[in-house]
Context: one part of a larger RNA
C1' cells in the first nucleotide's frame, strides 16, 4: 500500500513443496522346463525392516517442592509437632505437560503419454520390412492420482451474508474535511497459540483465568487422642492426611468503564 465503495465468512487452484524404499516367508508347486541335479514366471496372502507424519491410551523417561522416608545442624522456650540451610541435602514414588525406546499410519490401488525393447498392417522395392501413411503395447523414472502450502495468481479469481448512498466545504466534480453504519482495533481475563507480533476463546445478556466445591489421579494411612510395650516403636481411630498444571461445577475475585477508526462508490 494495491486487489475501482466499506465490511464478515466459506471457498477455486495457477503455482510451489512434501512423499516415491525394501527383503524374507506362505501359496500357486515340488508344477512348467530338465536325463538328472535343479527349479520358476504370471497371480495370491502374510510377517518385518529403515525411513517419514501425528499421538500420549498402553511400556517407560523427565516433572526444582505433588507425596512420603531420612542425617547432620539451627530456630519456633521445652516435650511433640513443624519450618530453614545443606546441589530438589540425600533418597523412594509421582499428575498434567514436554517426550521414544511406546502406540498409530503411510509409501499404495488406478489413469494417461512414453523409453529402451515386442508387435500388426504395409509400401517405397511384386519379396522382405515394427515405418515411411496408419496402428497395438511396453518402466521404480514423467504426468495425474495422495498430503501440505497457495489470488500480491498486479491476470490480484469466484461464492454467500451486512452495511448503506450522511452533513459542510468546493468550479458543483474530481477533490478535501466531519460524524456515523456494518465492522474493526485499542485496552482486560486468558490458551491445547506463542520469541515479539500474529491466531484462537472471553469480557458480566460472563464459565476466560484465579479462588471456592466435587471428582480423577499421586503419595501412601496425618495430626491428636486412646491403647499395648522398660524402651525403641507399635496398634485403633484411619485406603487416612495432603495434593502443582487434570475433568466438571459454581460469578466469591478479576476481565469495570471508556476510547480510537471505520462507506458515500468509473
Nucleotide at each position: 500500500c494495491g486487489c475501482a465503495g466499506g465490511a464478515g465468512a466459506c471457498u477455486u487452484g495457477a503455482g510451489a513443496g512434501g512423499a516415491g524404499u525394501u527383503a524374507c516367508c506362505c501359496u500357486c508347486a515340488g508344477u512348467a522346463c530338465g536325463a538328472g541335479a535343479g527349479g520358476a514366471c504370471c497371480g495370491g496372502g502374510g510377517u518385518g525392516a529403515a525411513c517419514g507424519g501425528a499421538c500420549c491410551u498402553c511400556u517407560g523417561g523427565u516433572g526444582u517442592c505433588c507425596c512420603g522416608g531420612u542425617u547432620g545442624u539451627c530456630a519456633u522456650g521445652c516435650c511433640a509437632a513443624u519450618g530453614g540451610c545443606a546441589g530438589u541435602g540425600c533418597c523412594g514414588g509421582g499428575u498434567a505437560g514436554c517426550u521414544a525406546u511406546g502406540u498409530u499410519c503411510g509409501g499404495a490401488c488406478g489413469g494417461g503419454a512414453u523409453a529402451a525393447g515386442u508387435g500388426c498392417u504395409g509400401a517405397a522395392a511384386g519379396c522382405a520390412u515394427c515405418u515411411a501413411a496408419g496402428u497395438a503395447c511396453g518402466a521404480a523414472g514423467c504426468c495425474c492420482a495422495c498430503c501440505u502450502c497457495a489470488a500480491g495468481a498486479c491476470a490480484a479469481g469466484g461464492u454467500c451474508u451486512c452495511c448503506c448512498a450522511c452533513u459542510g466545504g468546493g468550479u458543483u466534480a474530481a477533490c478535501c474535511a466531519g460524524g456515523u453504519a456494518a465492522g474493526a482495533c485499542c485496552c482486560c481475563a486468558g490458551c491445547g497459540a506463542g520469541a515479539c507480533u500474529a491466531g484462537c476463546u472471553g469480557g458480566u445478556u460472563g464459565a476466560u483465568a484465579g479462588g471456592c466445591c466435587g471428582c480423577a489421579g499421586g503419595u501412601g494411612u496425618a495430626a491428636g487422642a486412646c491403647g499395648g510395650g522398660c524402651a525403641a516403636c507399635c496398634g485403633u481411630u484411619u485406603c487416612a492426611g495432603c495434593u502443582g498444571a487434570g475433568c466438571g461445577g459454581u460469578a466469591c475475585u478479576a476481565a469495570u468503564a471508556g476510547g480510537u477508526c471505520g462507506a458515500g462508490g468509473g
Annotation: A computed fold for a 266-nucleotide part of an RNA from a Chloroflexota bacterium, annotated as large-subunit ribosomal RNA, domain VI. The sequence was found in a public genome assembly. It matches the Rfam family "Bacterial large subunit ribosomal RNA".